[in-house]
RNA sequence: GCCACAUUUGGCAAUGAUGUCUGCCUUGAACCGCCUCAUUUGAGGCUGAUGGCGUCUGUUUCUGA
Numbered sequence: 001g002c003c004a005c006a007u008u009u010g011g012c013a014a015u016g017a018u019g020u021c022u023g024c025c026u027u028g029a030a031c032c033g034c035c036u037c038a039u040u041u042g043a044g045g046c047u048g049a050u051g052g053c054g055u056c057u058g059u060u061u062c063u064g065a
Base pairs, nucleotide, nucleotide: 010025011024012023013022016056017055018054019053020052021051033046034045035044036043037042
């Protein structure tokens, strides 16, 4: 990538991976950050790779070699 079969038991918590803990949801769900202006379409600004903690990776700042 293609074909066939099945409808699986999990999914989520504002940017990646993983361990652990906590919380939420049961698929029309949980979840999809904040501020200002304009008004609800658009423009500008801010924090953070975590829901919490640890580790790894990426990014930013400072210092040393």